[in-house]
RNA sequence: UGCAGAGGCGCCUAGGGUUCCGGUUCGAUUGCGAAUGUCUGGUCCAAGAGGUGCAAGCCGCCGAAUGCAAGGCGGUGACACGGCGGGGCAAAAUCCCGGGAGAC
Numbered sequence: 001u002g003c004a005g006a007g008g009c010g011c012c013u014a015g016g017g018u019u020c021c022g023g024u025u026c027g028a029u030u031g032c033g034a035a036u037g038u039c040u041g042g043u044c045c046a047a048g049a050g051g052u053g054c055a056a057g058c059c060g061c062c063g064a065a066u067g068c069a070a071g072g073c074g075g076u077g078a079c080a081c082g083g084c085g086g087g088g089c090a091a092a093a094u095c096c097c098g099g100g101a102g103a104c
Base pairs, nucleotide, nucleotide: 008054009053010052011051012050015045016044020042021041022039023036024035025034026033027032057076058075059074060073061072062071079099081102085097086096087095
């Protein structure tokens, strides 16, 4: 200097806004309309660098009289400072662009 890999999903949380429900205020009163997220909340969205679980992969052993394989058991499954700006959903976000740009 170049190439390849360091990957995935579920549940939850920090967090997020306001489509729906609810709350509040105003109006009307056959059960409605408007405003409001600087309304605690329920539905909802949600972390590469948060939690937890599973699994891929890799290693070893068994499978086995010889060889391959399915399968089984055990281990491993790491580390990680990070904008501005833009995007989508109703809207926003530690969501996505992005393990990016950049820094060390």
A computed fold for a 104-nucleotide RNA from Oricola indica, annotated as Guanidine-I riboswitch aptamer. The model forms 100% of the base pairs in the Rfam consensus. Model confidence (mean pLDDT): 82 of 100. It was read from a public genome assembly, where an Rfam model found it. The source organism's lineage runs through Bacteria, Pseudomonadati, Pseudomonadota, Alphaproteobacteria and Oricola.